The RNA shown here (transfer RNA) has 74 nucleotides and comes from a Nitrospinaceae bacterium. Its Rfam family is "tRNA". The family's RNA type in Rfam is transfer RNA. The sequence is in RNAcentral, with records from ENA. RNAcentral records the identical sequence in 3 taxa.
RNA sequence: GGACCCUUAGCUCAGUUGGUUAGAGCAUCCGACUCAUAAUCGGCAGGUCCAAGGUUCAAGUCCUUGAGGGUCCA
Numbered sequence: 001g002g003a004c005c006c007u008u009a010g011c012u013c014a015g016u017u018g019g020u021u022a023g024a025g026c027a028u029c030c031g032a033c034u035c036a037u038a039a040u041c042g043g044c045a046g047g048u049c050c051a052a053g054g055u056u057c058a059a060g061u062c063c064u065u066g067a068g069g070g071u072c073c074a
């Protein structure tokens, strides 16, 4: 220098052909159970979906540019 892939909650990830409320598990917090702790069970909270721009009635999803990370080639 070139090609491809990834970026969504604190962590690991899902998100279908673009479609009307952004989710799961784990962790944190609260509660139940217990003499108490752990385990178990129940519940709450937590996100402008990497950034900017574009397309569209509508974008996590499509297009462009940029940033970070990874694999391969040179």
Stems, first nucleotide, its partner, number of pairs: 001073007010026004019057001029043004050066005